[in-house]
RNA sequence: UACUCAUCGAGACCAGCCGAGGGACAGGCCCAUUGACGCUGGGGCAACCGCUUUUCCAUUCGUGGGAUCGCAUGGUGCCAACUCCUGCGAAGAUUUAUCUUCGACAGAUGAGAG
Numbered sequence: 001u002a003c004u005c006a007u008c009g010a011g012a013c014c015a016g017c018c019g020a021g022g023g024a025c026a027g028g029c030c031c032a033u034u035g036a037c038g039c040u041g042g043g044g045c046a047a048c049c050g051c052u053u054u055u056c057c058a059u060u061c062g063u064g065g066g067a068u069c070g071c072a073u074g075g076u077g078c079c080a081a082c083u084c085c086u087g088c089g090a091a092g093a094u095u096u097a098u099c100u101u102c103g104a105c106a107g108a109u110g111a112g113a114g
Stems, first nucleotide, its partner, number of pairs: 001114001003112006013042005021031003025087004043079004048075002050071002054067005083106001088103006
């Protein structure tokens, strides 16, 4: 980082510094001088990669793929609100203005790959 795949309704705080915006974007709605956001020091949550238990399938018998109980040292990510809600489409409920479900688009994170 244009691409591919997977996941995204759970979870997780203290302090110091800074000083006005921040929540990707737009419209909302929230957070914020009772100091947000950001940086730093510690702490924590998670389990994608990693390690691993039990197993299933395939096998050229070298191994490869899937499911599953765990670990948290390593690579990582995260610690307001469902990815805060909506954005586009379809279906349904409703009885004219809204709601619900599903799927896209976009976004975030991981792994792979160029």
Source information:
SAM riboswitch aptamer (S box leader) from Asticcacaulis endophyticus, 114 nucleotides, folded computationally. Rfam family: SAM riboswitch aptamer (S box leader). Rfam describes the family as follows. The SAM riboswitch is found upstream of a number of genes which code for proteins involved in methionine or cysteine biosynthesis in Gram-positive bacteria.